Transfer RNA from an Anaerolineaceae bacterium, 75 nucleotides, folded computationally. Its Rfam family is "tRNA".
[in-house]
RNA sequence: GUGGGUGUAGCUCAAUGGCAGAGCACCUGAUUGUGGUUCAGGACGUUGUGGGUUCAAAUCCCAUCAUCCACCCCA
Numbered sequence: 001g002u003g004g005g006u007g008u009a010g011c012u013c014a015a016u017g018g019c020a021g022a023g024c025a026c027c028u029g030a031u032u033g034u035g036g037u038u039c040a041g042g043a044c045g046u047u048g049u050g051g052g053u054u055c056a057a058a059u060c061c062c063a064u065c066a067u068c069c070a071c072c073c074c075a
Stems, first nucleotide, its partner, number of pairs: 001071007010024004018055001026042005048064005
């Protein structure tokens, strides 16, 4: 340099173009002599970034950034 994959909550991951979710973690309360377990509730999101298409975009298109893989060139 070329081609492809990945990027969504603190972590691991979902979501058929139609309300952005789950598990774990975190906070509060209940339970317990304390802790843990269990139960109930709560908080946490610029869906990497910028544009475009659409009534409507995490999802489709373009560009770009990061990262991973393969290949090419030089040595």
Source information: NCBI's taxonomy places the organism under Bacteria, Chloroflexota, Anaerolineae, Anaerolineales, Anaerolineaceae. Its mean pLDDT, the model's own confidence on a scale to 100, is 80. It was read from a public genome assembly.